[in-house]
RNA sequence: CGAGUUGGCUGUACGGUCGCGUGGCGUUUGCCAUGAGGAAAGUCCGGGCACCGCAGGGCAGGACGCCGGAUAACGUCCGGUGGAGGCGACUCCAAGGAAAGUGCAACAGAAACAGACCGCACGCUUUUGCUGCAAGGAUGGAAAGGGGAGGUAAGAGCUCACCGGCGCCCCGGUAACGGGGCGCGCCGUGCAAACCCCGUCCGGUGCAAGAUUGGGCAUGAGCCGCAUGGGUUGCCCGCCCGGCGCAUGCCGCCAACAUCGCUCGAACGCUCCGGCGACGGAGCGUCCAGAUAGAUGACCGUACACGACAGAACCCGGCUUACAGGCCAAGCUCGGAAC
RNA sequence: CGAGGUGUAGCGCAGUUUGGUAGCGCGCUUGGUUCGGGACCAAGAGGUCGUGGGUUCAAGUCCCGUCACCUCGA
Numbered sequence: 001c002g003a004g005u006u007g008g009c010u011g012u013a014c015g016g017u018c019g020c021g022u023g024g025c026g027u028u029u030g031c032c033a034u035g036a037g038g039a040a041a042g043u044c045c046g047g048g049c050a051c052c053g054c055a056g057g058g059c060a061g062g063a064c065g066c067c068g069g070a071u072a073a074c075g076u077c078c079g080g081u082g083g084a085g086g087c088g089a090c091u092c093c094a095a096g097g098a099a100a101g102u103g104c105a106a107c108a109g110a111a112a113c114a115g116a117c118c119g120c121a122c123g124c125u126u127u128u129g130c131u132g133c134a135a136g137g138a139u140g141g142a143a144a145g146g147g148g149a150g151g152u153a154a155g156a157g158c159u160c161a162c163c164g165g166c167g168c169c170c171c172g173g174u175a176a177c178g179g180g181g182c183g184c185g186c187c188g189u190g191c192a193a194a195c196c197c198c199g200u201c202c203g204g205u206g207c208a209a210g211a212u213u214g215g216g217c218a219u220g221a222g223c224c225g226c227a228u229g230g231g232u233u234g235c236c237c238g239c240c241c242g243g244c245g246c247a248u249g250c251c252g253c254c255a256a257c258a259u260c261g262c263u264c265g266a267a268c269g270c271u272c273c274g275g276c277g278a279c280g281g282a283g284c285g286u287c288c289a290g291a292u293a294g295a296u297g298a299c300c301g302u303a304c305a306c307g308a309c310a311g312a313a314c315c316c317g318g319c320u321u322a323c324a325g326g327c328c329a330a331g332c333u334c335g336g337a338a339c
Numbered sequence: 340c341g342a343g344g345u346g347u348a349g350c351g352c353a354g355u356u357u358g359g360u361a362g363c364g365c366g367c368u369u370g371g372u373u374c375g376g377g378a379c380c381a382a383g384a385g386g387u388c389g390u391g392g393g394u395u396c397a398a399g400u401c402c403c404g405u406c407a408c409c410u411c412g413a
Stems, first nucleotide, its partner, number of pairs: 001335004005330006012303007020035006037309001041320002044318005049206004061202005066080005081095001082093004096197002101195002103191003117137002119133003123130002145163002148160003164186001165184008210260003215251006222244003229241004267286008304307001340412007349365004359396001367383005389405005
């Protein structure tokens, strides 16, 4: 200098005029403060909160799935293991069980729970068939552990070493797993994002959840109750008698498009401590939209790099998706050149 | 704001449950029949299965993401 990898930040700025939502003050006009995002989106997971249900447990249904940790919880995150890709920095993986059982593997092919089409070979028979074999060919995504040596009529784990597999033991590790030793010639393959088995977890519904208030009197019939009850000032005496909804009438009230839930919270910023890290703890500081037809805008000026995706509606933690441009860190990797 | 569903030929729909050649009706094209048209008969064309990935030998079908549309809840 060129090409890359990983992690993070930002995503117009300043001033003026007018306007809008919310809060406070003042009340005649008004004044002051404050007012979208990293995804506010998709509503895909998890939790708070609220109501309903609920002795406990199970069935059904659903989700997840290497190991250890973080967390309120998670399908998220962190650190590892194994596998795959890359020269490398590094990235990616729904990664339990196919030796519990059931099912599927179309077409092709002789055969896809199990084999002989071509072929090879001794002998018999000599067109052909019988017998032995499974190395080679052919089909297929997949063909009876792999390639090699010995062996044989031809062959074959038939035998041997190595690799793979299975079982047991030892060592290291919390574990997944890794390393080593011994034994067994070796229980065919794929699919569990097919049913299923094993393990873990889950009650349902969502703020349109839900909560508050929603007058009085009279008459009528109905239902329930009739005293150890209720009301009248806490107690005693005394006095009075009721409750429920419905219908009708009269009076009164209305804001029901109401009020609360509603935003101070697993909150944010800085510093320090513990931890590889996710994260946890302590101290100090800050208050940061809350509407209900739904505010966050318009115009002017200045500057430049000329401004992407996009707009809160109960609240948080994640994931996923969209996004012009700019900046930072690790001074990480590879290549070239010069010293 | 919340809950659920549907995308397959020009149009309307099957097929997805249990993965194995993508079908039906109308419409369209060509030929026949008729003096001509319709109807009828015969043959045929037409499909990125909304879209991007994944699992699998193989995906319309199974899984994940995403887009569009529709319905319901005061």
Two RNAs folded together computationally: RNase P RNA and transfer RNA, 413 nucleotides in total.
It holds a member of the Rfam family "Bacterial RNase P class A". Rfam links the family to the GO terms tRNA processing, dimeric ribonuclease P complex and ribonuclease P activity. By type it is a ribozyme.